[in-house]
RNA sequence: AAAGCCGGUCAGACAACCGCUGCCACGCGAGCCCUCUUCGGGGGGCAUAAAUGGGAGAGGAAAGUCCGGGCUCCACAGAGCAGGAUGCCGGCUAACGGCCGGCCGCCGCGAGGCGAGGAACAGGGCCACAGAGACGAGCGUAUUAAGUUACGGUGAAACGCGGUAACCUCCAUCCGGAGCAACACCAAAUAGGCAGACGAUGACGCGGCUCGCCGAGUCUGCGGGUAGGUGGCUGGAGCCGGCCAGCAAUGACCGGCCUAGAGGAAUGGUUGUCCACGACAGAACCCGGCUUAUCGACCGACUUUCCAU
Numbered sequence: 001a002a003a004g005c006c007g008g009u010c011a012g013a014c015a016a017c018c019g020c021u022g023c024c025a026c027g028c029g030a031g032c033c034c035u036c037u038u039c040g041g042g043g044g045g046c047a048u049a050a051a052u053g054g055g056a057g058a059g060g061a062a063a064g065u066c067c068g069g070g071c072u073c074c075a076c077a078g079a080g081c082a083g084g085a086u087g088c089c090g091g092c093u094a095a096c097g098g099c100c101g102g103c104c105g106c107c108g109c110g111a112g113g114c115g116a117g118g119a120a121c122a123g124g125g126c127c128a129c130a131g132a133g134a135c136g137a138g139c140g141u142a143u144u145a146a147g148u149u150a151c152g153g154u155g156a157a158a159c160g161c162g163g164u165a166a167c168c169u170c171c172a173u174c175c176g177g178a179g180c181a182a183c184a185c186c187a188a189a190u191a192g193g194c195a196g197a198c199g200a201u202g203a204c205g206c207g208g209c210u211c212g213c214c215g216a217g218u219c220u221g222c223g224g225g226u227a228g229g230u231g232g233c234u235g236g237a238g239c240c241g242g243c244c245a246g247c248a249a250u251g252a253c254c255g256g257c258c259u260a261g262a263g264g265a266a267u268g269g270u271u272g273u274c275c276a277c278g279a280c281a282g283a284a285c286c287c288g289g290c291u292u293a294u295c296g297a298c299c300g301a302c303u304u305u306c307c308a309u
Stems, first nucleotide, its partner, number of pairs: 001305004006300005012274007020057002023054003031046006059280001063291002066289005071179004083175005088102005103117001104115004118170002123168002125164003135160001139152004183231004193222006205213002238257005244251002275278001
């Protein structure tokens, strides 16, 4: 230098203007609380609309919903059957089908990559092509008292106690169901339910009262549900840095930080400048993984080949 292999980081940059959704500050009127009062009111605090100011605002996969867990509700004495998943050995973890380390097998010159990697004398099934014959013994040739013995082109396997379990199965281990449209709270109008009171000796209604008219319900309370609203909702198995233990995955300790939380659903638009001209794609309860998509750029470890010293 070229080709490769493994791990990690970033995901056009900057500026101006205009928006959108939360948060913080300020805070009108009304409200609530405390306190003083000469009863007129005064003072302090909480909370708060608009405006204003400040600050924040999608991802490495937010995706597929394929595994695992938290959380919530329902179910649940125990054991078993059915069903599903996993499967070398050890470790990590909240847990896993994930990750780390080791062994073995296969691929690669190598760095490295890939592997459902238990059991085939418990039983059943199946075995491409070739071959006369492929799972159950037959067949051919030779031989023998005798299917008695030997051999048989092919093929992974041939006249046998072969192979195959991401075929059934067996063994071992694990697994209750549904999901934030979970679930909890507040709660109208209308209709219906329950209880009480009044009412044909006329209730209720006819704008206040009396008369009059009308003619069968009216009123109150309670409770369930719906519309609607609030919570769940983002401070968490969190992120960053250091240090210690460990080969590592990971864990302990210390310090610092707060980093979308909407809900018919915000996270954007326009303009200018620059460059290497910008991919895949967008939260919807939250995490740990796996898988899939992805223009490119950079960093680090390592391998092979070539060149120079």